[in-house]
Background: A computed fold for a 100-nucleotide RNA from Thermobaculum sp., annotated as Bacterial small signal recognition particle RNA. NCBI's taxonomy places the organism under Bacteria, Chloroflexia, Thermobaculales (SeqCode), Thermobaculaceae (SeqCode), Thermobaculum (SeqCode). Of the family's consensus pairs, 96% are formed in the model.
């Protein structure tokens, strides 16, 4: 010089890992227009009972705090990661054949 393979390039897709959000879990969280439960009182009834039902407890709602195991969605010039299709101007890189 040549050829052939890889890498560098370009898309997919997969793994792990960073970041934000949302789900999870813990807490507070509705005087009443959420449940339930209902002292006192109330109303019905001759009585027995019944009805409705305020505080107060107890749960929860929207929401709000924490806490980050886990889960899901989303993002990147996330990786000495990998598979596959594409591509090869130019640069690297291995094998090989000529020549000087």
């Nucleotide at each position: 010089a040549g050829u052939c393979g890889g890498g560098u390039c370009c898309c997919a897709c997969a793994c792990g890992g960073c970041a934000a959000g949302a789900a999870c879990c813990u807490g507070c969280g509705a005087a009443c227009c959420c449940c339930g439960c209902u002292a006192g009182g109330g109303c019905c009834g001759g009585a027995a009972g019944g009805c409705a039902g305020c505080a107060a407890c107890g749960g929860u709602a929207a929401g709000u705090a924490g806490a980050c195991c886990u889960u899901c969605u989303u993002g990147g010039g996330u990786g000495u990661u990998g598979u596959g299709g594409g591509g090869c101007a130019g640069c690297c890189u291995g094998a090989u054949u000529g020549g000087a």